Transfer RNA from Coryphaena equiselis, 68 nucleotides, folded computationally. The sequence is in RNAcentral, with records from ENA. Its Rfam family is "tRNA". Its family is annotated with triplet codon-amino acid adaptor activity in the Gene Ontology. It is recorded under the gene name trnE.

RNA sequence: GUUUUUAUAGUUGAAUACAACGGUGGCAUUUCAAGCCAUUAGUCUAGGUUAAAAUCCUGGUAAAAAUU
Numbered sequence: 001g002u003u004u005u006u007a008u009a010g011u012u013g014a015a016u017a018c019a020a021c022g023g024u025g026g027c028a029u030u031u032c033a034a035g036c037c038a039u040u041a042g043u044c045u046a047g048g049u050u051a052a053a054a055u056c057c058u059g060g061u062a063a064a065a066a067u068u
Base pairs, nucleotide, nucleotide: 001067002066003065004064005063006062007061010021011020012019013018022040023039024038025037026036027035044060045059046058047057048056
């Protein structure tokens, strides 16, 4: 240089925008832990197609692999 793959909540994973763990507040407890209730936060980025895009197409960014 070329080709391919991946990018979703603080982390991991799934697709009906959901879950688990996490964060915050409360309940309870002499206190802590565990538990219960509520709450928090998201599709890497810019365009395009579509009635409708996390998903399809193109460019870019980042990471990884193969080849040279």